Notes
The RNA shown here (small-subunit ribosomal RNA) has 1438 nucleotides and comes from an uncultured bacterium. RNAcentral holds the sequence, with entries from ENA. The coordinates come from a structure-prediction model, not an experiment, and the mean pLDDT is 82.

RNA sequence: GAUGAACGCUGGCGGCGUGCUUAAUACAUGCAAGUCGAACGGAGAGCAAGCAAUUGUUCUUAGUGGCGAACGGGUGAGUAACGCGUUGGUGACCUGUCCCGAAGAUGGGGAUAACAGUUCGAAAGGACUGCUAAUACCCGAUGUGGUUGUCGAGGUUAGAGGCUUGGCAACUGAAGGAGCAAUCCGCUUUGGGAGGGGCCUGCGUCCCAUCAGCUAGUUGGUAGGGUAAAAGCCUACCAAGGCGAAGACGGGUAGGGGACCUGAGAGGGUGACCCCCCACACUGGCACUGAAACACGGGCCAGACACCUACGGGUGGCAGCAGUAGGGAAUUUUGGACAAUGGGGGCAACCCUGAUCCAGCAAUGCCGCGUGCAGGAAGAAGGCCUUCGGGUUGUAAACUGCUUUUGUCAGGGAAGAAAUCCUGUGGGUUAAUACCUCGUGGGGAUGACGGUACCUGAAGAAUAAGCACCGGCUAACUACGUGCCAGCAGCCGCGGUAAUACGUAGGGUGCGAGCGUUAAUCGGAAUUACUGGGCGUAAAGCGCACGUAGGUGGUUUGUUAAGCCAGCUGUGAAAUCCCCGGGCUCAACCUGGGCACUGCAGUUGGAACUGGCAAGCUAGAGUAGGGUAGAGGGGUGUGGAAUUCCACGUGUAGCGGUGAAAUGCGUAGAGAUGUGGAGGAACACCAGUGGCGAAGGCGGCUCUCUGGUCUGUAACUGACGCUGAGGCGCGAAAGCGUGGGGAGCAAACAGGAUUAGAUACCCUGGUAGUCCACGCCGUAAACGAUGUCAACUAGCCGUUGGGAACCUUGAGUUCUUAGUGGCGCAGCUAACGCACUAAGUUGACCGCCUGGGGAGUACGGUCGCAAGAUUAAAACUCAAAUGAAUUGACGGGGGCCCGCACAAGCGGUGGAGCAUGUGGUUUAAUUCGAAGCAACGCGAAGAACCUUACCUACCCUUGACAUGCCAGGAACUUUCCAGAGAUGGAUUGGUGCCCGAAAGGGAGCCUGGACACAGGUGCUGCAUGGCUGUCGUCAGCUCGUGUCGUGAGAUGUUGGGUUAAGUCCCGCAACGAGCGCAACCCUUGUCAUUAGUUGCCAUCAUUUAGUUGGGCACUCUAAUGAGACUGCCGGUGACAAACCGGAGGAAGGUGGGGAUGACGUCAAGUCCUCAUGGCCCUUAUGGGUAGGGCUUCACACGUCAUACAAUGGUCGGUACAGAGGGUUGCCAAGCCGCGAGGUGGAGCCAAUCCCAGAAAGCCGAUCGUAGUCCGGAUCGUAGUCUGCAACUCGACUACGUGAAGUCGGAAUCGCUAGUAAUCGCGGAUCAGCAUGUCGCGGUGAAUACGUUCCCGGGUCUUGUACACACCGCCCGUCACACCAUGGGAGUGGGUUCUACCAGAAGUAGUUAGCCUAACCGCAAGGGGGGCGAUUACCACGG
Repeated sequence: GAUGAACGCUGGCGGCGUGCUUAAUACAUGCAAGUCGAACGGAGAGCAAGCAAUUGUUCUUAGUGGCGAACGGGUGAGUAACGCGUUGGUGACCUGUCCCGAAGAUGGGGAUAACAGUUCGAAAGGACUGCUAAUACCCGAUGUGGUUGUCGAGGUUAGAGGCUUGGCAACUGAAGGAGCAAUCCGCUUUGGGAGGGGCCUGCGUCCCAUCAGCUAGUUGGUAGGGUAAAAGCCUACCAAGGCGAAGACGGGUAGGGGACCUGAGAGGGUGACCCCCCACACUGGCACUGAAACACGGGCCAGACACCUACGGGUGGCAGCAGUAGGGAAUUUUGGACAAUGGGGGCAACCCUGAUCCAGCAAUGCCGCGUGCAGGAAGAAGGCCUUCGGGUUGUAAACUGCUUUUGUCAGGGAAGAAAUCCUGUGGGUUAAUACCUCGUGGGGAUGACGGUACCUGAAGAAUAAGCACCGGCUAACUACGUGCCAGCAGCCGCGGUAAUACGUAGGGUGCGAGCGUUAAUCGGAAUUACUGGGCGUAAAGCGCACGUAGGUGGUUUGUUAAGCCAGCUGUGAAAUCCCCGGGCUCAACCUGGGCACUGCAGUUGGAACUGGCAAGCUAGAGUAGGGUAGAGGGGUGUGGAAUUCCACGUGUAGCGGUGAAAUGCGUAGAGAUGUGGAGGAACACCAGUGGCGAAGGCGGCUCUCUGGUCUGUAACUGACGCUGAGGCGCGAAAGCGUGGGGAGCAAACAGGAUUAGAUACCCUGGUAGUCCACGCCGUAAACGAUGUCAACUAGCCGUUGGGAACCUUGAGUUCUUAGUGGCGCAGCUAACGCACUAAGUUGACCGCCUGGGGAGUACGGUCGCAAGAUUAAAACUCAAAUGAAUUGACGGGGGCCCGCACAAGCGGUGGAGCAUGUGGUUUAAUUCGAAGCAACGCGAAGAACCUUACCUACCCUUGACAUGCCAGGAACUUUCCAGAGAUGGAUUGGUGCCCGAAAGGGAGCCUGGACACAGGUGCUGCAUGGCUGUCGUCAGCUCGUGUCGUGAGAUGUUGGGUUAAGUCCCGCAACGAGCGCAACCCUUGUCAUUAGUUGCCAUCAUUUAGUUGGGCACUCUAAUGAGACUGCCGGUGACAAACCGGAGGAAGGUGGGGAUGACGUCAAGUCCUCAUGGCCCUUAUGGGUAGGGCUUCACACGUCAUACAAUGGUCGGUACAGAGGGUUGCCAAGCCGCGAGGUGGAGCCAAUCCCAGAAAGCCGAUCGUAGUCCGGAUCGUAGUCUGCAACUCGACUACGUGAAGUCGGAAUCGCUAGUAAUCGCGGAUCAGCAUGUCGCGGUGAAUACGUUCCCGGGUCUUGUACACACCGCCCGUCACACCAUGGGAGUGGGUUCUACCAGAAGUAGUUAGCCUAACCGCAAGGGGGGCGAUUACCACGG
C1' cells in the first nucleotide's frame, strides 16, 4: 500500500459496489420450467336456440401428441490434464430452431392412453377385459436430390396436416359446413449460410530426485469392429518397440484464464465480485430419449443417510432463491414485480420465468455531505500544573448577530414507456381493394421501485464526534497512583519509591463517521542478486587428475538465412488499466471513442554479428629432430653406522630411572669393556624459504624399465583448443582381510610413582600396529584454509634449471626463458592483507554459500567384511552467532623497573589471665551506624543521672524551639501541700525601659486562646551537597592544532640513555600546552644580624640559691637573613642528560620530618555532625519525667596493656629532659594520715608561680632458677575522692588472698637510623573515670648478598572466546518435568498397487424356452419384434 475480512470502542445522512473464504455437512416449508385446444379424442361448467330430443358456442382442462426441459441459475469436490491459455488444422466431422435456394407433399393400414368395468395394495402404484382419435405409429407408390459403388448398370432412402380469408354451386330452416382458390403456420428430401459444438495439434502452465528408471494395449503394423468423425477407441494376429536427467514413473498440492494487489521495473502474491472455458449435482456405476445429455429440480441399479408404513413395502436428494440446524472469528429477507432487459411455449391474446429489475439487512468497502458561521478578554468559573509570581485549557465557553445543508413537517413532482394494439396512408404478396407483411402519420392503454429522485415553503443552532497514540523508530509531556507488583511491549526495551514507557487525569498529536487491533500479502530486502550478491580469515573452491554430455572458442574469403533487425497482414473477446470526451449538482459510479494488450502466426526484405556449409591461413594446440636438470614412479641387487639379541673372554657390585623415588635388571655375575655372530628397520654429514611430482607425497648406493617438465631449431599438421554435470582413476595416517616378518618404537594392558582421587602427564615393562605381498577403506587443519585455463598491468633484491651476446677469459658483465622466495607502486579489500606465483583489470567453464543451534545428525537410498563413508532434512529453540581491527583488563606469557615486597636482621601477635571493640547469644530494651585490605581501643577527645537516640511506667498536645494574630499581665520572686517526678493546687512581694505635655503608642518578656504551623537521631548515602577513606605521594592523566586511519582510535605519551619522578637529554609527523612530579610553605640541623625579660652568667662584686648589682659575650628565645646549586675537580657517558669518586663544608646530591593527594576507581562511608529532594508520623514515630538498658555471657574473632623473669625483681641512695596545661583553674611551703588523701592558703591570667619527684640510667644491698622475694588476676575486709546519687555500674588506697602463665601449633605483623626496641612525661575529652588516643623527650641497636621467588605497583610487548573486565567467561554429568522431534512391543485410520472371488442395473453378442397388431403369403408359415436364459465388459462388496 492493499483485503469478500474478523474483533474492540464509537456511530448523523446519502450515492455506488459487496456480503458462508469454514462442513462438496444435513436439510423442515414455499417458490425456481413450462406452454400449445390454431395436432387429437374425451370430460366438466356456463351461455344461446329449441316444447323436447338435440344443436351451436364460450371457458376450464387430466390424457395422447408437439416444442422446451442439454438454456438460464449454483458450486469448485475432482482434475497437473490438450483441463486451461495461445497458435494452427479438420480433404477426419455434426448441427433442432433461424436465413437463402431446389424439389415434393400420393394411396392405404393396424393399434393405444384417456374413458368404462372387474380386481390387488395401507400407500406409492399396478393387473386384466373392453371402446376410441390424431400433426402418435406402420406399409406401399413417387425419387428432384442424397447415399453406396473406380465407372456403368443396379440397390437403397420421405411426407401431415391445421388455422384464417375470399368468392361460388349443391345441401340445410338459419348459422354454417363439404368441395374449389389463395395466404399463413407447419411436414418431407436436398444444396448453401449463420451461429453452436466434437476431434487433432506447436508452445506455455506449482512443489519434491530422500520419486531414477517406467511401460503388455504398452509402441507400431495388418485385418475386422466401432463412432457424427481421425485414432489401440475396441478385438485378433504379427513385430519389439515407446518414454526418460531439457526430469519419464511416483508422491504432494491445486479448477484454468481475462484479470486483481504490490513493485521504478524485472518480479512476488492472489484467482472473491464481473466475463470466458472446464468439471460436478447425496456417493459409485449405467445407459435411454434427443439435433445436442450419459442429463442439478429425467430414468435404472448398488451404497450411506433421512422420512412414511397396516412391517408386506414405499419415498427423497437446496453446490437454484429465500430460509433452518451444524461448523466457525465470520457473511443478509422464508420481501415486491414481471414495469424494463432477456428466455421458453403459442398465429396471437397471453402464460411461465427466485434469470432479471427493485426493495430490506450489515460503516463490509469506495465516494460525497453535515455536526454550524462571524464577533466576543473580565483572558470568567471549573479542571490541571506551578518556581505560588503565574501558566494552560482558551475566543474555547457564556453572550450578541447571521445562515439553514442534513433531519422534521407541508405542498408540488419527473425520466425510466416504447413496441405489441387501434386507425389513416404508401409499398410487397395475390385474381383480389381480402388476409398477411414492411415503412410512415395519428391515437389510446401499460411503473414493482414509489409516500422515488428533484423543486418550493415553514420552524429552528435547532437533530448529529469519536478512536488511537504521545521513550526512540514516529507527529505529540506533565501530575498523581503503583513499586520487578499490577501491568506494557511491533523491535530495542520499560516497571525493584521521584516511571514523559504500567493505570488515571489534564494537556497535546494524528485520523475522522470512523479509529485502532489481529490475520494473511507485496514493498522496503541488492536478505536467492535475470535486471542486481558472493566464496584467503565472516556461510561458501570438490583432496587431486583424466574425461563423456553440455557450455564456450583464433584468423581470411564466399555462401546460407536458424538466431538477429526492419516493414506489412491476421489475430491477441468484452470488461479492466491508461488518454480524450459525455451523464448523474461534484465525486465514487456509469458511458462513447482512442491507445494498449510488450504475445502468436503468416509474409516481404536486410546480412554486420552468432550459428550452419565450403575453401584457406598460422600467432593457440600438437608432432619431429638436437640438448638439459631432478629424493618423479616400478622392480633387482648391494653398503656402512647405530639399537637389540646370542656366544665367549676380562671384571665386580651395582645398574637403570626421576623433580625426588620406586617398580625393573643384577652375586645363578648385571651394568662396563673386547671379539665373533644373528636379525629387522631407517638412511647421519651433503641439506638449502634447494629439486621433482596433478595432488597425496618422494632422500644411502648400483643396475634396469618408465612418466612428465624445461630449452634451442622453426621442418610438419592446420583450431585438432579450454572447461567439464554424471563417470572413471589416484589418494597421508589410522583401520580391516589373508599370508609372511618383527630389531627399535609403541595404542591396549600390567606394575611403580604423583595426587584428595589420577582409569592422565613421569618411570619400568609390553601386545596389536609400524615393515613386506595381495585385496579393501576413501577420509584429514587432504591448507596457499586461495578451482582450472587464457590475456593484460611500475619496479628492486635473492635463488634453481636452460639458452644467447660481449669481451677485459673471470668465482666476469648484460640479456632472455621456465620455476621458487623476499620487499614494494598503482589497484583491490570490512580490515588484516594481496600485489606479474594477485585477493588487480577482463574473458570461458565447473563446484559451492544464503542467521546461530538442532546437525553434517535422524530417516531413506548408494558404497563397504566391518569401522564407517556419501547424499542429507524437519520439529523445536535463540536474537543473536561470526570476521577483522581498537582501547582496556587479565595471564601459574615475555622484557625492564620500583616498594620493609621478599631476602638479611630486631621485636612482636597467635598460647595465659586481664582491658577494650565486634560477632553470636540473651533481653522489656540490651539504641544506631561501620564489614577483606580500606569494619572490629572505629563514630565515642571519655554511657552511674544527664549524655540517650532504646525499654517500662506516668504525663502534655500550637506543643521544649521559630514567625504571624487576639486578649491579659512588667519581667521576676517567696513559701506551703500532693506526687517517683514531670506536674497540679494554693500563696508572698513587685509594677519597670523608650517617645510623648497628656491621652496614648512602641520594644522586650510572661500567661491564656484559635489557626497557619512547629517538631522527628523516622526511611532512602542506590535521589543528593559537603566531608572522608582507598588504590597512592603511585607517576601518571589529558587537551589544542597538525598528521595517519572508512572508523573505533593512533601519533604526541613510543624508541636510546637517565632519574625518586612523563626528572632531564637525544632521536622522531609531530609541535605546543594543562592537571600531577619537583620547587614555593612549616619545622629541624650551621652561621650571622637585630633585640635582651620572666631567659642567660664569661669577666667584676654579692649570695644557701643568677638571689641581687652589673652585663647581653655565651646558652636560649623570636624575627630577619646567609648557606647547598651537581657550583668545583677527576673519571664514565654520545661533545648530552646524567652517574661514580673526591675536595671544601654544620649539612652533598630530594640533608631529616611535616603539610600538600592529578584524571579517576570502589552506586566505598556518612540523611545519627551539618545541609537537602522525595516519602512517612502529627493527642504521636513529636515533647516532658522517673526507673531500667547501652556494662547480659556456654562461646568465637580483632586490637592493646601486663607477664612468664637474673640484661631481672625488691630495698636504699643519686643524676639528667622536652613539650604542654592552668581562674568553675593549677595549687606551693607548713601540719595530719602507712597511703589514697585531708588541712592550709603563699604565688600565678604565667620564658616569672604551680602541675612537677621524670623514668630507664648510675652507686650499693638482697634474692639464686624456684610457679619463686617472678607474675599479678580473682576474692575478702577497711578506707579516700568526685558527684544530688558510686546497688545494678566509677577511679584510687591499705592489709590480706596469690589464679593462669616457665616465651607460645599452623599461621602472621611492624621496622632501614636518632629508626626498631626500651623508658618515663604531658595534653585533649573530663565533676569523677585512660592499659585507648594525640604529642614530648631519654637511652639507643642489628641487617640489607641481592631481585630467583611471595605480595602490590609502573612501563613496553604478546595472547585472549574477558569488558560487571579472571572474584571473568564457560563445559559436561546428575536430579525433576515431558513442550517438540527421532526410535519403540505395537495399534487405529487414509491412499495406492498386485492377484483372486463375486457380479446389480445397463449395453452388445448368442439363443435350443415362451409370447407376438401392421409387412409378405391362399394357407401352413415366414420376416421382424419382445420376454426369458446365457456369454463378454463392469460398479458395490469380499